The RNA shown here (transfer RNA) has 87 nucleotides and comes from Candidatus Portnoybacteria bacterium CG_4_9_14_3_um_filter_43_11. Lineage of the source: Bacteria > Bacteria candidate phyla > Candidatus Portnoyibacteriota. Its Rfam family is "tRNA". Gene Ontology term of the family: triplet codon-amino acid adaptor activity. By type it is a transfer RNA. It was read from a public genome assembly.
RNA sequence: GGAAGGGUGUCAGAGCGGCCGAAUGAACGUGACUGGAAAUCACGUGUACUCGCAAGGGUACCAUGGGUUCGAAUCCCAUCCCUUCCG
Numbered sequence: 001g002g003a004a005g006g007g008u009g010u011c012a013g014a015g016c017g018g019c020c021g022a023a024u025g026a027a028c029g030u031g032a033c034u035g036g037a038a039a040u041c042a043c044g045u046g047u048a049c050u051c052g053c054a055a056g057g058g059u060a061c062c063a064u065g066g067g068u069u070c071g072a073a074u075c076c077c078a079u080c081c082c083u084u085c086c087g
Stems, first nucleotide, its partner, number of pairs: 001086007010026003018070001027045006046061006063079005
C1' cells in the first nucleotide's frame, strides 16, 4: 500500500429500517436467605444537558462528521481507531 471484519451502557455482547437508550451476562447497589459469610433468589443501576423543593420529568447521544428515508445503532459516503489476511 491492497482486501476483509469490527467500534453499542462500567465491562463483555446481541441487535440487521419503526415495537430500541436498547436483550443477555458480568460488575455494582438494596433487600431476602444465614449465627455470620459465600452461593442462590428478588428488585434496581448508562452519559450529558435541562425543568423541579422533592418525588419525578424532558431532550440529545450506538467511534466522528455528512447523506438517503416519513423514520437510521441498522442503508450510503468520508475520516479516525482495532483485528485478521495479502504484498